[in-house]
A computed fold for a 470-nucleotide part of an RNA from an uncultured bacterium, annotated as small-subunit ribosomal RNA, 3' major domain.
Context: one part of a larger RNA
RNA sequence: UGACGGGGGCCCGCACAAGCGGCGGAGCAUGUGGAUUAAUUCGAUGCAACGCGAAGAACCUUACCUGGGCUUGACAUACACCGGAUCGCUGCAGAGAUGUAGUUUCCCUUGUGGCUGGUGUACAGGUGGUGCAUGGUUGUCGUCAGCUCGUGUCGUGAGAUGUUGGGUUAAGUCCCGCAACGAGCGCAACCCUUGUCUUGUGUUGCCAGCACGUUAUGGUGGGGACUCGCGAGAGACUGCCGGGGUUAACUCGGAGGAAGGUGGGGAUGACGUCAAAUCAUCAUGCCCCUUAUGUCCAGGGCUUCACACAUGCUACAAUGGUCGGUACAGUGGGUUGCGAUGCCGUGAGGUGGAGCUAAUCCCUUAAAGCCGGUCUCAGUUCGGAUUGGAGUCUGCAACUCGACUCCAUGAAGUCGGAGUCGCUAGUAAUCGCAGAUCAACAAUGCUGCGGUGAAUACGUUCCCGGGCCU
Numbered sequence: 001u002g003a004c005g006g007g008g009g010c011c012c013g014c015a016c017a018a019g020c021g022g023c024g025g026a027g028c029a030u031g032u033g034g035a036u037u038a039a040u041u042c043g044a045u046g047c048a049a050c051g052c053g054a055a056g057a058a059c060c061u062u063a064c065c066u067g068g069g070c071u072u073g074a075c076a077u078a079c080a081c082c083g084g085a086u087c088g089c090u091g092c093a094g095a096g097a098u099g100u101a102g103u104u105u106c107c108c109u110u111g112u113g114g115c116u117g118g119u120g121u122a123c124a125g126g127u128g129g130u131g132c133a134u135g136g137u138u139g140u141c142g143u144c145a146g147c148u149c150g151u152g153u154c155g156u157g158a159g160a161u162g163u164u165g166g167g168u169u170a171a172g173u174c175c176c177g178c179a180a181c182g183a184g185c186g187c188a189a190c191c192c193u194u195g196u197c198u199u200g201u202g203u204u205g206c207c208a209g210c211a212c213g214u215u216a217u218g219g220u221g222g223g224g225a226c227u228c229g230c231g232a233g234a235g236a237c238u239g240c241c242g243g244g245g246u247u248a249a250c251u252c253g254g255a256g257g258a259a260g261g262u263g264g265g266g267a268u269g270a271c272g273u274c275a276a277a278u279c280a281u282c283a284u285g286c287c288c289c290u291u292a293u294g295u296c297c298a299g300g301g302c303u304u305c306a307c308a309c310a311u312g313c314u315a316c317a318a319u320g321g322u323c324g325g326u327a328c329a330g331u332g333g334g335u336u337g338c339g340a341u342g343c344c345g346u347g348a349g350g351u352g353g354a355g356c357u358a359a360u361c362c363c364u365u366a367a368a369g370c371c372g373g374u375c376u377c378a379g380u381u382c383g384g385a386u387u388g389g390a391g392u393c394u395g396c397a398a399c400u401c402g403a404c405u406c407c408a409u410g411a412a413g414u415c416g417g418a419g420u421c422g423c424u425a426g427u428a429a430u431c432g433c434a435g436a437u438c439a440a441c442a443a444u445g446c447u448g449c450g451g452u453g454a455a456u457a458c459g460u461u462c463c464c465g466g467g468c469c470u
Base pairs, nucleotide, nucleotide: 007470008469009468010467011466012465013464015460016459019423020422021421022420023419026314027313028312029311030310031309032308033307034305035304042053043052064300065299066298067297068296069295070294073123077122078121079120080119081118082117083116084115088103089102090101091100092099093098106114107113108111125289126288128287129286130285134283135282136278137277138276139274141272146185147184148183149182150181151180152161153160154159165176166175167174191266192265193264194263196234197233198232199231200230201229202228206223207222210221211220212219237260240254241253242252243251244250303442316416320375321374322373323372324371325370326369332363333362334361337356338355342351343350344349382413387408388407389406390405391404392403393402429452430451431450432449433448434447435446
C1' cells in the first nucleotide's frame, strides 16, 4: 500500500423479509458422473461445467472402433524425366474404396504451352501434445462505481494528498469545504426500439362520405378523412408552482401532459481478478507422427444401463376432463420453396395444382377465452408411460437408431422430507404462434412474438454478494 476479521460506522442489490409460482417425490425427455464396451471421439467441472460447444449423431457429419486399401498422398506449389488427352459411359470382380477389360476422345498462341497420368525430389497432411509458451475471442466479479495520470505540496523512503470531510445521487452524480489545481478511462448523454402529437407521401395497405355490384368479401369506380407503412419534425428540461434545504446541490408534494423526474426495454462492460475457458472455430512458437498419429472406404459406435446428479416436459384433476358451437393476435418464413379451392382417407397423409420472387398469394383454422351438453370425487370419462397390431412420410437406406397416425393396452402418480430456485408490472403465472439448424427428426431445447394477467414489499435485525470510511 493492499487483502482479510464470527472489528466498528454508513449504503446498495429479489440479498433477506412480505407475497406468487416452482424444484426436491412419479413417468418421460435432454445433459453429466459412474459402470460397461472393440469403440462408447473430444472438450466444459463451485458460483461462472452438467437442454453447455451441438442453430438438428440413421449414412454423411465423425474426430472413435473393427476390417479392407493407398504412400508425393484426399488438398497446395515448384523442378526434372517419360507418356497421354482428361473427365465420362458400359461390362466383370468386390462390402465399398478400388482393380480390370472395353468404349469415347482435346484446345490453339504450335510452345520448354494449357490440362492430365506415372517415376523421382523438395514437400504436403495431422480434430496429435502443450490454453502453464501465445494471438484472437469469451466467461466472471459487474452495468458494480470505481481505476488512474500531470504539475504542485508533504514524507529520508515505501508512499500520501488530489479520490478524504459535510450534504446529495442510480452513479467519483452534483454542491459546499479543503494543499491542492487540473486532466484521462469509466457514469450520464449522444445510438436503436417502444409510448403521444404534427406534417409529407398513399401501393400490394385503409374505406368515412358518394356511386356500382354481390349469397358474401374494399369486390369495382373513386377517395386520403381514419387505421397502417415509410420519411421528417415536435415533445420531458426538475421547465412551472408550493414546502424543506446552507441563498447550494438536491428532495417532497402539485399543476399541465400521451408520458415526470434515468418514462419502459436494448446495445454499450473502466483499471484489473481468477496462470478462469478455448491449440477441436481460426491463427501460431516449440515438441511429436511421416508405408502413419496422414488419407480413402464398408460396417459399427457417439443412442449401452444396476445406479447417482442437473435442467426441463407431462401429470396427480372439477378454477378440471371431454363433446358441440363461436370470437380475437403479433413476430417471422417461402422458388431445389410456401402451397389455396376441390376430391380421397377415421387419421398421419395422398391426389391435384390456382396464386405467390410476396403489406398482393401461401404457411395461417391461434390457444387459453365465451356459450351450451355431459362426467360427480373414483386411481375415475384424471393421468398418459409401456407394450401388441396396422399404417403414413422423408430418405440409396429407418435392424442397431427417425418422426407421426389409427386401433387396442392403460404403469407410476392423490401435490412431494431435509433443503432449495425464479420473480417487483404488462413483471410472475398461464395460453398458444413463428423462426434458425434442417431431406426427415428424437425440439419438451433455444431465440423471438403476441393473448389473458395478479399478489406483495412493514422494514434492513439476520443469510449471501458488493461499495465507501476507519